[in-house]
Context: one part of a larger RNA
């Protein structure tokens, strides 16, 4: 000056604590370690690895084994010399790739050639997901969206450094007042930007029978109309403005009024100076090092899907606030042309056949589920669970054995709410319940979103974890 302390004082924060619902047992999904393996490519390592990179491994992808094959080389730039083409067809050949083979096929010329391919030579070179993230750039994750990090000039001190930034009060805030050997000032705070909640204005190929007309079994179906909805440009609107009380007459706080909202109105994007030799040479570049008929390139098969076991992250459920038939309702936010695909027939169904319409506020995906209502089931390892596995099938792709997703029927396992121990959440939040979408041929219980239904609890800071001031 810092950093630690099982010193001290003050304040925070789903930190405890109050409460909700899980994890830690079952069964399956997924990642990891560990084991096996010809190979189970590599990386990630307490928080901050482990539904991480993977927004999508059947070949490919792919990096890893095996076996075949290539060597100037799959891809760049250059030099010779030979062809005339590229480039498509067809054929032999193989497990395929390399290989062989025949035919179709040309442009400019100053006639020397040139372009540009292809073989063949020579080599500079090419390649490498080889190795060092402890030789880097760039990106990132963490302390943390925490209020801190400094700097000129003065002033203090021999100096290191001090001060300023400490104090009193506030405050989510180094937020503001106030005081003060400091005066200012930058990087972070806040605002400024997106959505979001109330309104007004303009604007209507989606909404409206609100007012009018025609019209139907029933439909904004049609004229027609711009009022509401609602789309989407622009604007107002909230600022402790205004009133009472506290405070120092300040900053501020507590209450109230009006208002759709109130004291930061909810989310979001932003992420200071630094730590962690934190990650990542396998996104990307890059220094050194290393391989050069192999540590480069190609194709076939397997593997990355293995299984005594161990952990993490889920999904489903052990049931009556359920579960199963029947009938009936309301969302929001995406997608859609090599594509979504109505209706209509076929099939118990996954699905198929056919193809309206739509590059879409115009068609389609499309059914929202949970809800309510009628009705069975009545506590049972069960009409709770659905895992295993038989059979018969669909779909996508050259190809579902290794190894795909659905279907039907058939079997029905484990489990009757979970030890130590531990995690998430303060509101439109937890819980529930569906819905889309990206990646993609096709393959979520996973990510990233959207709406529907909607709660309990917080006395308070004693103590656990993390942090901040001063000391």
């Nucleotide at each position: 000056u810092g950093g630690c302390g099982g010193g001290g004082a003050c304040c925070c924060g789903c930190a405890c604590a109050a409460g909700c619902g899980g994890u830690g047992g079952a069964g399956c999904a997924u990642g990891u370690g560990g084991u096996u393996u010809a190979a189970u490519c590599c990386g990630a390592a307490g928080c901050a690895a482990c539904g991480c990179g993977a927004a999508g491994a059947a070949c490919c992808u792919u990096a890893c084994c095996c076996g075949g094959c290539c060597u100037u080389g799959a891809c760049a730039u250059c030099c010779c010399g030979a062809u005339g083409a590229a480039u498509g067809u067809a054929c032999a050949g193989u497990a395929a790739u390399g290989u062989g083979u025949a035919c179709a096929g040309g442009a400019c010329u100053u006639c020397g050639g040139u372009a540009c391919a292809u073989c063949g030579g020579a080599g500079a070179c090419a390649g490498g997901u080889g190795g060092u993230g402890c030789a880097u750039g760039g990106u990132u994750g963490u302390c943390g969206u925490c209020a801190g990090c400094u700097c000129g000039u003065g002033u203090c001190g021999u100096g290191a450094g001090a001060u300023g930034u400490u104090g009193g009060g506030u405050u989510a805030a180094g937020u503001c007042c106030c005081g003060c050997a400091a005066c200012g000032a930058g990087c972070g705070c806040a605002a400024c930007c997106c959505c979001u909640g109330c309104c007004c204005u303009c604007a209507g190929u989606a909404g409206c029978c609100a007012g009018c007309a025609g019209g139907u079994a029933a439909a904004g179906c049609u004229g027609g109309g711009a009022a509401c909805u609602c789309u989407g440009a622009g604007g107002g609107g909230a600022c402790u403005g205004c009133c009472c009380g506290g405070g120092a007459u300040a900053a501020c706080c507590g209450g109230g009024a009006g208002g759709a909202a109130g004291g930061c109105g909810g989310g979001g994007a932003u992420g200071a100076c630094g730590u962690c030799a934190a990650a990542u040479c396998a996104u990307c570049a890059u220094g050194c090092c290393c391989c050069u008929u192999a540590u480069g390139g190609c194709c076939g098969g397997g593997g990355c899907u293995a299984c005594a076991c161990a952990c993490g992250u889920g999904c489903u459920a052990c049931a009556a606030u359920g579960g199963c038939g029947g009938a009936a309702a309301c969302a929001g936010a995406g997608g859609g042309a090599g594509g979504c695909a109505g209706c209509c027939c076929c099939g118990u169904g996954a699905g198929g056949g056919u193809g309206a319409g739509c590059g879409a506020a115009c068609c389609c995906c499309a059914a929202a589920a949970a809800u309510a209502c009628c009705g069975c089931c009545u506590c049972a390892g069960u009409u709770c669970g659905g895992a295993u596995u038989g059979u018969a099938g669909u779909c996508u792709g050259c190809a579902a054995c290794c190894c795909g997703a659905c279907u039907a029927c058939a079997u029905g396992a484990a489990g009757c709410c979970g030890g130590a121990a531990u995690c998430g959440c303060u509101a439109g939040u937890a819980a529930u319940c569906g819905c889309g979408a990206a990646u993609c041929a096709g393959a979520a219980u996973g990510u990233c979103g959207c709406g529907g239904u909607g709660a309990a609890u917080a006395c308070g800071u004693u103590c656990c974890c993390g942090g901040g001031u001063c000391u």